[in-house]
Molecule: Lysine riboswitch aptamer
Organism: pig gut metagenome
RNA sequence: UAAUAGAGGCGCAAUACUUAUCAGUACCGAUUUCCGUAACGGAAUGAAGGAUUUCGGGAAAGGAAGUUUUGCCGAAACUUUGAAUUUUUGUCCGAAAGAUUCACUGUUGGGCUGCAAAGGAACACUUUGCAGACUGUCGCAAGGAAACUUGCGGAGAGCUAUUA
Numbered sequence: 001u002a003a004u005a006g007a008g009g010c011g012c013a014a015u016a017c018u019u020a021u022c023a024g025u026a027c028c029g030a031u032u033u034c035c036g037u038a039a040c041g042g043a044a045u046g047a048a049g050g051a052u053u054u055c056g057g058g059a060a061a062g063g064a065a066g067u068u069u070u071g072c073c074g075a076a077a078c079u080u081u082g083a084a085u086u087u088u089u090g091u092c093c094g095a096a097a098g099a100u101u102c103a104c105u106g107u108u109g110g111g112c113u114g115c116a117a118a119g120g121a122a123c124a125c126u127u128u129g130c131a132g133a134c135u136g137u138c139g140c141a142a143g144g145a146a147a148c149u150u151g152c153g154g155a156g157a158g159c160u161a162u163u164a
Base pairs, nucleotide, nucleotide: 001164002163003162004161005160006159009073011072012071013070014069016067017066018065019064027057028056029055030054033051034050035049040094041093042092043091076108077107078106081103082102083101084100085099086098087097088096089095109135110134112132113131114130115129116128117127118126119125137154138153139152140151141150142149143148
C1' cells in the first nucleotide's frame, strides 16, 4: 500500500403480517337553507356549481407500535446543485408548495434525554440545530505488577485481526 474478515448495541435499513390511530373524517344517498359563487392571481363557466342543516351508510393512503424474515456496520440519515417523472391548491393559464429516482457537493462514530424549528390529523413520530450525561474506538499525559483507572483531544476516508 492492497485484499479479506470482524467489533460498537434499545446498532442501521428494508419486506411481509397483525393492531391502534387516521375518523364517524373524506365520500355516497336522502334532506334544510343560502350564494352569481371561486379558494394565491387572472380568465372562463353561471345554481350545472359551492357552502350549509338533519338522518342513514361509511373508507383509504402516508406516518406509528409489535412480530417475522432479509441485507448489513457510512450500516444509514440529512444537505447543496442539476436532470427526469409526478402530486395538491373546483376548470384553464400562471404562481406556490410537495413527493419519487439518478448524479454531484458537504455534514454526522453510536444510541438516549431535554429545548427550539420544520413536517405531520396528532400531545404519536420523523428530520435538523444546540445542550447534557453515557458508550465504543484511537492518540497524548499521569497512576498501576497487570487487568485497568483518571484527565484532555480527534474522527468512520476511522479502529482491530490475518495475508501479500